[in-house]
RNA sequence: CAACGAAAAGGCAAACCCGUCGUGAGGCGGGGACGCAAAGCCAAGGGUCUCGUUCGUCACGGAUGAGACAGCCUGGCUGCCGAAA
Numbered sequence: 001c002a003a004c005g006a007a008a009a010g011g012c013a014a015a016c017c018c019g020u021c022g023u024g025a026g027g028c029g030g031g032g033a034c035g036c037a038a039a040g041c042c043a044a045g046g047g048u049c050u051c052g053u054u055c056g057u058c059a060c061g062g063a064u065g066a067g068a069c070a071g072c073c074u075g076g077c078u079g080c081c082g083a084a085a
Base pairs, nucleotide, nucleotide: 004082005081011036012035016031017030018029019028020027021026034071040077041076042075044074045073046072047069048068049067050066051065052064053063054062055061056060
């Protein structure tokens, strides 16, 4: 240095509840902790979800546009600590 994840310090915060913004997926703030060594950042590829348009349809499915999710996976950038191997 790469890789790895014992300990300690510190950090983040799922579900749920309240407030608020959004048509919505969801965002933000507060409470709250299931978890997390990148659960820090980036929608680039895949995926899931939302709204609109459109095509076919009994149900429902396809195409397309605009979005949401980084705590779904891959990829990129950055980063705390240092037992064991």